[in-house]
A computed fold for a 129-nucleotide RNA from Allolucifera butyrica, annotated as c-di-AMP riboswitch aptamer (ydaO/yuaA leader).
The RNAcentral record of the sequence draws on Rfam.
Model confidence (mean pLDDT): 80 of 100.

């Protein structure tokens, strides 16, 4: 000097998963999910059926992988459009669940980044004349 790895602070992303209060459990609001009338609607071994953007098609393989696309989603703006660059999964109940008011229950993780590709058109807030 430069690579490397590890801690702290700070700024952010992805997601509902953030605040406060508490010594801690843990509580509280705030965000997010599941169940459950009546009316409607539906038709269960071809099992169903939940979170979640993550769902389907096509070639390969004995099967797994594996390539190609693709419904949808994501990128530090308040919002839209367009470029570019990515995701396009996992995983739960257990024969069971449509909507669904009152009710009833439960989550609030985890995992990353490090100044950078933007441009246009629009709202709106401040402060100062």
């Nucleotide at each position: 000097a430069u690579a490397u790895a590890g801690g702290a602070c700070a700024a952010g992303c992805c997601g509902a998963a953030g605040u406060u209060c508490g010594a801690u459990a843990g509580a509280a609001c705030a965000c997010g999910g599941g169940g459950a009338a009546a009316c409607c609607a539906u038709u269960u071994u071809u099992g169903g059926g939940g979170u979640g953007a993550a769902u389907c098609c096509g070639c390969u393989u004995u099967a797994c992988a594996g390539c190609g696309g693709u419904a949808g989603g994501g990128a530090c703006u308040c919002c839209c459009u367009u470029a570019u660059c990515c995701c396009g999964a996992a995983u739960c109940c257990g024969u069971c669940a449509g909507c669904u008011a009152a009710c009833c229950c439960c989550g609030c993780a985890g995992g990353c980044u490090u100044a950078g590709a933007a441009a246009g058109g629009g709202a709106g807030g401040u402060a100062u004349c």